C1' cells in the first nucleotide's frame, strides 16, 4: 500500500417533531432535537417515488428525493 471484516476505542452524520427563512409545490437552509446510520462523506449516471406546467387522460419538458435501489468516487480506527 491493497482487500476483506466491524469486536474494541476516539469520533462523526442527524431521522420524526419545533422555530425561522426561501420556493407555486415536492422539498431546501439555519437553530434547537435524535430515529437511527459503518460511508446517513460527495455525485442526479440509470431505475423507482414526489412536485409544477400541460391533458379528458396521456405523450412531453422542468424541478426534487443521495436517509428509496443500483452505479462512480473520496475517507476514520481495529482485526484477519
Nucleotide at each position: 500500500g491493497c482487500a476483506a471484516u466491524u469486536c474494541a476505542a476516539a469520533g462523526g452524520c442527524a431521522a420524526a417533531c419545533u422555530g425561522c427563512a426561501g420556493g407555486u409545490a415536492a422539498c431546501u437552509g439555519c437553530a434547537g432535537g435524535a430515529c437511527g446510520c459503518a460511508a446517513a462523506g460527495c455525485c442526479a449516471c440509470g431505475g423507482g417515488c414526489c412536485c409544477u406546467u400541460u391533458u379528458g387522460a396521456g405523450c412531453a419538458a422542468g424541478g426534487g428525493u443521495a436517509g428509496c435501489c443500483g452505479g462512480g468516487u473520496u475517507g476514520c480506527a481495529a482485526u484477519u